[in-house]
C1' cells in the first nucleotide's frame, strides 16, 4: 500500500394492534402515566450451539427466549455502503 478493529458523520434499514379500561393535560386532535388482552425480534441482556482457541477453561450467531425495548408517524434500530480521523499491517 492492499486489508483489518475502533470512533463519527452520511445514506439505506425489517418484523409486529393508531388496542382498550382509568387518571392527567388539550377546544379538539393528540399526548403523558398506568393496568389487561393480543403480537414483533435487528438497541441492549441472556441460553445453546456449530465453529475456533492459549484447549484446567474461554470466545462464539441473524438461531432460541423475551428481562428489557419495540407494535400510526418520529425518535431509535442489527446489518449494508460511503467519507473522514486514529490504530494494526510495519
Nucleotide at each position: 500500500a492492499a486489508g483489518g478493529a475502533c470512533g463519527c458523520g452520511c445514506g439505506g434499514g425489517a418484523g409486529a394492534g393508531a388496542g382498550u379500561g382509568g387518571c392527567g393535560g388539550g377546544g379538539a386532535a393528540c399526548c403523558g402515566c398506568u393496568g389487561c388482552c393480543g403480537c414483533c425480534g435487528a438497541a441492549g441482556g441472556a441460553g445453546c450451539a456449530a465453529c475456533c482457541g492459549c484447549c484446567c477453561c474461554g470466545g462464539a450467531a441473524u438461531c432460541u427466549c423475551u428481562c428489557a425495548g419495540g407494535c400510526a408517524g418520529a425518535a431509535g434500530g442489527a446489518c449494508c455502503g460511503c467519507g473522514c480521523g486514529c490504530u494494526c499491517g510495519a
Molecule: Glycine riboswitch aptamer
Organism: Sphingosinicella sp. LHD-64